c-di-AMP riboswitch aptamer (ydaO/yuaA leader) from Metabacillus indicus, 144 nucleotides, folded computationally. Of the family's consensus pairs, 96% are formed in the model. The sequence is in RNAcentral, with records from Rfam and Ribocentre.
RNA sequence: AAUAAAUAUACGCUUAAUCCUUAACAGGAGCGGGGGACCCGAGUAAGUGCGCAUGCACUGGGGGUGAAUCCUUGUAGUUUUGAGGUAGGACAGCUCUUCGUCCGAAUCCGACAGCUAACCUCGCUUGCGCUGGAGAGACUCAAC
Numbered sequence: 001a002a003u004a005a006a007u008a009u010a011c012g013c014u015u016a017a018u019c020c021u022u023a024a025c026a027g028g029a030g031c032g033g034g035g036g037a038c039c040c041g042a043g044u045a046a047g048u049g050c051g052c053a054u055g056c057a058c059u060g061g062g063g064g065u066g067a068a069u070c071c072u073u074g075u076a077g078u079u080u081u082g083a084g085g086u087a088g089g090a091c092a093g094c095u096c097u098u099c100g101u102c103c104g105a106a107u108c109c110g111a112c113a114g115c116u117a118a119c120c121u122c123g124c125u126u127g128c129g130c131u132g133g134a135g136a137g138a139c140u141c142a143a144c
Stems, first nucleotide, its partner, number of pairs: 011129003018029004030124006040114001047058004061112001062109004070085005088103004094137006
């Protein structure tokens, strides 16, 4: 000097997922999700199994959270799985342009939900990193 690992603090990224109060329980603020009228919109039959039943279970219908939707192709054939692309999304305050690097999952409800004021109800995590580069603008602060 470089590389690797571990611990602690600080600062950050993703996300709605932060802060405050209490000895604790439990609350508050803030940021988010869902349900839920008139009007408007939409529509004119039913999913399967068990069951006496308005109950229970299931998921090929349908719906929710999320950026995470869709297409092509190969492989497997009891729960397979690879490759390429793509709607869309992220990259140290905000907006835009440009180059670059990545993500493009998962899960919940259980036949059922459009919008929706009042109202009801729920969440505040997860995984990571020493800031990718350049340009323009807006705003704010400080100094004179």